[in-house]
RNA sequence: GCGAACGGGAGAGCGUGGUUCAGCCACCGCCGAAGGCGCAAUCCACCCGGAAACGCUCAGGCAAACGGACCGUUCGUGCAGA
Repeated sequence: GCGAACGGGAGAGCGUGGUUCAGCCACCGCCGAAGGCGCAAUCCACCCGGAAACGCUCAGGCAAACGGACCGUUCGUGCAGA
């Protein structure tokens, strides 16, 4: 560095209408922490290259559940060094 298990983990609509109704379609409002795109403080002597929790809201999401960036513990494994 990567993977697995376990624990923690925010925001915003149980919106309205239609329909041939395990669903689908249209419309209005909203959220940012899967993914994606953009800006670039910055890392790298320079180049190459990398780079946010900032911006966008394509995707995704807006009761609970699921999901969830990220954090912690354990295990496995790769690389480098001593």